[in-house]
RNA sequence: GCCCAGGUGGUGGAAUUGGUAGACACGCAGGACUUAAAAUCCUGUGGCCGUUUAGGCCGUGCGGGUUCAAGUCCCGCCCUGGGUA
Numbered sequence: 001g002c003c004c005a006g007g008u009g010g011u012g013g014a015a016u017u018g019g020u021a022g023a024c025a026c027g028c029a030g031g032a033c034u035u036a037a038a039a040u041c042c043u044g045u046g047g048c049c050g051u052u053u054a055g056g057c058c059g060u061g062c063g064g065g066u067u068c069a070a071g072u073c074c075c076g077c078c079c080u081g082g083g084u085a
Base pairs, nucleotide, nucleotide: 001084002083003082004081005080006079007078010026011025012024019068027045028044029043030042031041032040046058047057048056049055061077062076063075064074065073
């Protein structure tokens, strides 16, 4: 250089036919239980603004495009892993 696979919250990882982004698990926070802790159970947990309520805006590596609608399709670039001379 060429070919293939991938990049999504704090972490792993779903969303596989374009139709509510973040299911589920871990972690973290609060609570229950305990003399106390562990384990277990319950609730919450992307970011910013906001009277932290109601609500609004932003968010799938980066920049464009198609579409009523893009994590998903198209183009370019960056990064990671594998293959190849």